Predicted 3D model of a 523-nucleotide part of an RNA (small-subunit ribosomal RNA, 5' domain) from an uncultured bacterium.
[in-house]
Context: one part of a larger RNA
Parts: sequence; C1' cells; structure tokens
RNA sequence: AUUGAACGCUGGCGGCAUGCUUUACACAUGCAAGUCGAACGGCAGCACGGGGGCAACCCUGGUGGCGAGUGGCGAACGGGUGAGUAAUACAUCGGAACGUGUCAUAAAGAGGGGGAUAACGCAUCGAAAGAUGUGCUAAUACCGCAUAUUCUCUAAGGAGGAAAGCAGGGGAUCGCAAGACCUUGCGCUUUUUGAGCGGCCGAUGCCUGAUUAGCUAGUUGGUAAGGUAAAGGCUUACCAAGGCAACGAUCAGUAGCUGGUCUGAGAGGACGACCAGCCACACUGGGACUGAGACACGGCCCAGACUCCUACGGGAGGCAGCAGUGGGGAAUUUUGGACAAUGGGCGAAAGCCUGAUCCAGCCAUGCCGCGUGAGUGAAGAAGGCCUUCGGGUUGUAAAGCUCUUUCGGUCGGGAAGAAAUAGUUGUGGCUAAUAUCCACAAUGAAUGACGGUACCGACAUAAGAAGCACCGGCUAACUACGUGCCAGCAGCCGCGGUAAUACGUAGGGUGCAAGCGUUAAUC
Repeated sequence: AUUGAACGCUGGCGGCAUGCUUUACACAUGCAAGUCGAACGGCAGCACGGGGGCAACCCUGGUGGCGAGUGGCGAACGGGUGAGUAAUACAUCGGAACGUGUCAUAAAGAGGGGGAUAACGCAUCGAAAGAUGUGCUAAUACCGCAUAUUCUCUAAGGAGGAAAGCAGGGGAUCGCAAGACCUUGCGCUUUUUGAGCGGCCGAUGCCUGAUUAGCUAGUUGGUAAGGUAAAGGCUUACCAAGGCAACGAUCAGUAGCUGGUCUGAGAGGACGACCAGCCACACUGGGACUGAGACACGGCCCAGACUCCUACGGGAGGCAGCAGUGGGGAAUUUUGGACAAUGGGCGAAAGCCUGAUCCAGCCAUGCCGCGUGAGUGAAGAAGGCCUUCGGGUUGUAAAGCUCUUUCGGUCGGGAAGAAAUAGUUGUGGCUAAUAUCCACAAUGAAUGACGGUACCGACAUAAGAAGCACCGGCUAACUACGUGCCAGCAGCCGCGGUAAUACGUAGGGUGCAAGCGUUAAUC
C1' cells in the first nucleotide's frame, strides 16, 4: 500500500459498487421454458349469437376463443458452480481432411396418389404412477409413384434421390354453393455461394518434487478393412520392432486457464472475488436416443447411495438456477416488484413466456462526497487537574451577542429514462387490378416496475448528529494518584521488586475520523 475479509468499541446522511472464500454437504415450499388455432381433427370450460321452453333450463363449433391431444419451432441459448483436469484444458500463431437449423445470395421446382394414428367413444386392469384391448377421424404427421437445373454413387456404360400447404384480396370465366382460377405474403423441396458458429490437427508457452529413473503391447510405424461430418491405432486383422526419457519421460502432490487484479521506481513477486473470453461439471458411475447442434442442469435408460409415497404388488425425486431452510463456519443478504427499458424463445401480428435483465430490500463490507455549525467574545468565569501555593492549564473553549439552515423533519410541486411496433395519409413496387401486401416519407393514440423516486420550492429551530486508538525508544504526543516482579503490559528492545512519562484510573496531549483499532493474508 492492499483485501469478496472477520472480531472489539462506536455509528448522522447520500451516491456507486460488492456480499457462502468453509460441506461439488442435504434440501421443505414457490417460481426459473415456453409458444403457435394464420399446420390439424376438434370443443372440456368461458363469453356471444341462434333454436326450443311459462320458468328452472336444454340443444347447437355458428362466432370470439381454447383445456387436453396430433404437428412445428424452441428447449444445445440464457443462468449456476470450479469437483475433476498439469494437458483431449487455456493463451498466442499457423493449418487441412470437415459440418452447419435460422439468416443472406443465386438457380430450379412444388404434379399425382395411398395407408394409418392420437384426441374421442366403449370396455378392462391397478392403491397410485399408469397401462391394455376394440371402434371412428385429420394434418405442414407418415409412405410410395412421377419429374431432376443442380446433387450423390460409379466399373464412366449407368444407377439413385424431393416437396405442403396456410392466410389476405379479387375483375372476367366455370360452379346451386363451397370453391376452382388469378394474385400477394409466409411456408415447403433440391442445390450454389456466403456470413456467423462449431468439430479436428500442429508449433511455442504453461506450478512443485529425482528422498519418483526408467516408462510403453494398440504401445510406435506400415498394409488392408471398418467407422466418423471429417484427418488419424479412432477400431479390427496381419506384418515389422519400434516410440518416449537427464533439454526430466513415468510417477506423486497441488491447481480450472486467460484478459487481468494487488504490490513495486522498475525488474519481479503474489493472486485469478466481481466484469469479459474459453474449458469442465450438473446426486455418484455408465450409456445411447432425438436433433442442424447434446451424449443434454430443470430429457430418457441402467446400476449405486440417499429421501419420500404405498393397499407391500409397486412407484416418485435430484436448488453447483432465483429466493429460502438445516448443517458446517470467524463469516456472507429478501421465500420482494416488474416485464416499463435492453436482450432472448415462439408467433403474420396482437401478444404470451422470461428469478436473463431492470429495479427495490438488508449489511459502514469497500470507495467517494457531505454534515455534526459560522463570526465575535478575557471578568482569562465556575468546575476539573497540577502546583514551588505565587500561580499554571483546560481556554475563545464555554456562557453571552450577531448570523446561517446543508443533511435530517413537515408541507407543496414534480421528471428524463418512451418511441418504436399499432393506426391514418401520400409516393413507389408486385399485380389483370384503383383489392390485399411490401418498402419509404409525413403524421401519430396508447404504454413506467423503479416511484410521488430524483430534482425544485416553502416552513421552524443551533436546533436531531463523534468516536476510536495511542502518548518509554522505534513513533507524533506527559503529569498526578493507585499498585509494589503482584495485578498487569508487550510488534521488537523490554516495563513492574515503594517516588513507574511503559500496569490501572484521572487531567492534559497526539493521530485518524463515521469510523478507529486488532487479527489474518499478499507485495
């Protein structure tokens, strides 16, 4: 000088930050990932409409909408933790044998069919979790056929391989109508190029120990095959006998790495909280499935430990998400508010979800700022302490007089953070079209958790606001009394055994100050 600190004494206000460093210990409860009816069949519940009925009420998916279900996208992001890992990590610099949903770009296409299944109805089993049979039905769910600019394989002849619709609008024509048809937007299929992201390989750097000296059989290389998105002993068969190591292999210990942080004149040393990048993990161990992407924190399966329910047959669970509880500990916060902003997911949109985030709450934990009054005032008051008894000191300090009113208190006013997406008008584009839709410009309603907060004004009164450590030397600051090697102090030297500036108290002083000391730790 510093700290994610703790402890002791003390404590007025505000701003901005930080806040389980220990048991990766166990967790009650609530929330943390949904969304789309403009993909689908439908209609449990609600509202409206229609019909019936005197009424209670009943019927009806017709409309708004929508529980459960099929389907799509998301759930691989965001959030947490640092157990493992000394190199399959990280940092920097390179590389070739790769993948890529959404997005951008460019090209081509979207023709014609089929069979199911959940929901639902009926029946059955089970304490429950749940399960089974049978019957009906839809799709942007599933499967063939056709076609193939590109694409894949190839023995270069050839062979293989796609698709789906939905919504808005509409003049002619067809149709009783629905609609066909046309068009716009979104979506779908195949491929090209890209962006961003990711997988892989190499080099260099990366703690301690030799009281660890030898280590290694898929081990090192080759051939062939398999496997992967992809190179490769990645895997297998065969062949060869290699490969690493005193420039420290192997083994053991410790540890997430980096940008950085602290210190220091620097060189260095120590550290890796918060913030940012990467990695690893998700009760412990193993495994794959789905998918563009996982071997998946709030998915699945198996095993184990633990907890809970049970009708004893069988089931359920995983806070190292946000709060919170127990425990451990010197020690670390609220079971708060809002999606208003920023961002994310879904959706055409309105919107819904979001413990990400933005805010509020708690704590002097840290940094910064402000205040606890200002001027005047000698009779140097009283009191305290000391005294050589003359006085000295506290001390302009107080009182008194004259002012001010920050902060706090009361009252009143009161923001910015919010302009976009909507809507309207105009121009242009698409188009058969003056519909619709899209782009641009103008105009433009509504929307604030924080919060009646920040800020501003008024009112009253010096009024409500100072402590802590030290005073032998180092080291700024001294006297008296008590004690008498006792009680005690102490960072080092050392004080204390009857005149203690070193113990305890008082007066005085010194240093910091809403803090001050102590302890721990680093330079």

The RNAcentral record of the full RNA draws on ENA and SILVA.